[in-house]
RNA sequence: GGGCGCUUAGCUCAGUCGGCUAGAGCACUGCCGUUACAUGGCAGGGGUCACUGGUUCAAGUCCAGUAGCGCCCA
Repeated sequence: GGGCGCUUAGCUCAGUCGGCUAGAGCACUGCCGUUACAUGGCAGGGGUCACUGGUUCAAGUCCAGUAGCGCCCA
């Protein structure tokens, strides 16, 4: 330098052929419970879907560019 893939909550990841309100587990907060802690139960908070633009009535999803990370080739 060229090609491919990935980027969604603090972490690990789902998200179907573009249309419902953006979700799960763990973590975190509160309560119950315990002498206390843990396990367990209930409730709750937390997201500019990497960034910028485009297409569309409508974008996490499609397109282009940028950035970061990984793999392959040279």